[in-house]
RNA sequence: AGAGUGAAGAAAGUUGUCGCCGGCUUUCGUUCUUUCGGGAACUUAAGCGGGAGGAAAGUCCGGGCACCGUAUGGCAGUCUAGUGGGUAACGCCCAUCCACCGUGAGGUGAGGACAAGUGCAACAGAAAGUAUGUACGGCAGCUUCGGCUGCGCAGUAGUGAAACCAGGUAAACUCUAGUCGGUGCAAGCUCAAAUAGGCCUAUGUUUGAGGACGGCCAGUCCGAGUAGGCGGGUAGAGUGCUCGAGUCACUGGGUAACCAGUGACCUAGAUGAAUGACAACUCUCGACAGGACCCGGCUUAUAUCUUCAUCUCUUAAA
Numbered sequence: 001a002g003a004g005u006g007a008a009g010a011a012a013g014u015u016g017u018c019g020c021c022g023g024c025u026u027u028c029g030u031u032c033u034u035u036c037g038g039g040a041a042c043u044u045a046a047g048c049g050g051g052a053g054g055a056a057a058g059u060c061c062g063g064g065c066a067c068c069g070u071a072u073g074g075c076a077g078u079c080u081a082g083u084g085g086g087u088a089a090c091g092c093c094c095a096u097c098c099a100c101c102g103u104g105a106g107g108u109g110a111g112g113a114c115a116a117g118u119g120c121a122a123c124a125g126a127a128a129g130u131a132u133g134u135a136c137g138g139c140a141g142c143u144u145c146g147g148c149u150g151c152g153c154a155g156u157a158g159u160g161a162a163a164c165c166a167g168g169u170a171a172a173c174u175c176u177a178g179u180c181g182g183u184g185c186a187a188g189c190u191c192a193a194a195u196a197g198g199c200c201u202a203u204g205u206u207u208g209a210g211g212a213c214g215g216c217c218a219g220u221c222c223g224a225g226u227a228g229g230c231g232g233g234u235a236g237a238g239u240g241c242u243c244g245a246g247u248c249a250c251u252g253g254g255u256a257a258c259c260a261g262u263g264a265c266c267u268a269g270a271u272g273a274a275u276g277a278c279a280a281c282u283c284u285c286g287a288c289a290g291g292a293c294c295c296g297g298c299u300u301a302u303a304u305c306u307u308c309a310u311c312u313c314u315u316a317a318a
Stems, first nucleotide, its partner, number of pairs: 001314004005309006012282007020051002023048004029042005053288001057299002060297005065184004077180001079178003082096005097111001098109004112175002117173002119169002134157003138151005188239004198230006210222004246265008283286001
């Protein structure tokens, strides 16, 4: 200098104006409540902070949380599989052994058991799993001396990945060991117009509740229920909802994954669903792409750029 390996990080930037979602503070007003200090809900205006991602994605694993209600044992089924460790848990991560790939740094691995049983094995080959006996050879018998017949867990050869070996094969059935209840925030919980059925109380059935006839009185007619409350739960509203196995820094332990301690910080919470529009400037001219209960992973998509190892290989020079 070139080509690589592994591990991390960033994901164009700045300013102004106008909007959108959510929060806090002050404030105009209304209502409710009060132990008279105040408090709560809605609302007017202003101010100050916050407002998508490394994958928010696929929904493929694992958990939290919630409900169903006891998921104990057996059978069936799913998944996992060297060894050890990490974790809330995992099919994830770390370390290591072995096998394979790479000159190497390194990478990949569905790596328990075929000595329980069953199944399977292209082509070639006489024969492929209850072995078999093709050629040559050996031994025995017969012979017209050319050869023929017989024997054997079989001496040599040939085919094949494999030719009898406790053979190979379990991303073949299977066996062994272990794991696994189901449904998902449209879970669930609370408040609650309306309707049906239900319960309670009051009142009423010729001593007539109540209703109709335009508001009242009278009158006429109908008439066995009527009224209130409880409860119920639909529409709707609230809650679940974001402070959490949290983030950052330092110190310590550990090869590492990770763990412990101390300090600081609060970082979306919508629901017909916000995060945008316009203008100006700068650059390397900008990819994949957007929350929807929350986390830990894996996988997939991704323009461009940066850092680290005192990493590897090749060539050259000293």